[in-house]
RNA sequence: CCCGCCGUAGCUCAACAGUAGAGCGCCCGGCUGUAGACCGGGAGGUUGGGGGUGCGAAUCCCUCCGGCGGGA
Numbered sequence: 001c002c003c004g005c006c007g008u009a010g011c012u013c014a015a016c017a018g019u020a021g022a023g024c025g026c027c028c029g030g031c032u033g034u035a036g037a038c039c040g041g042g043a044g045g046u047u048g049g050g051g052g053u054g055c056g057a058a059u060c061c062c063u064c065c066g067g068c069g070g071g072a
Stems, first nucleotide, its partner, number of pairs: 001071007010024004018055001026042005048064005
C1' cells in the first nucleotide's frame, strides 16, 4: 500500500428495509433463619462517527475511525 470480515445494553450475541431483542450480569420483590439456587418484575442502547438513497435504514451505498485476518 491492496483485499476481506467485524463494530448493536456492562459482557456474549440476535434482529426478511417496517416500533431494537435474548442470555448472563445489575436493581427491586417473593421464597429462605441468612445467603445461594429458584420464581416474578424493572432499569439500561446517539445500533463506532459523518453523509447519501428511500415513505421508512442496525440492515443498502459512500467516507472516516477502531479491531481481526490475508496479500504484496
About this RNA: RNAcentral holds the sequence, with entries from ENA. This is a predicted structure of a 72-nucleotide RNA (transfer RNA) from a Candidatus Anstonellales archaeon. The organism belongs to Candidatus Anstonellales, within Archaea. Rfam family: tRNA. The family's RNA type in Rfam is transfer RNA.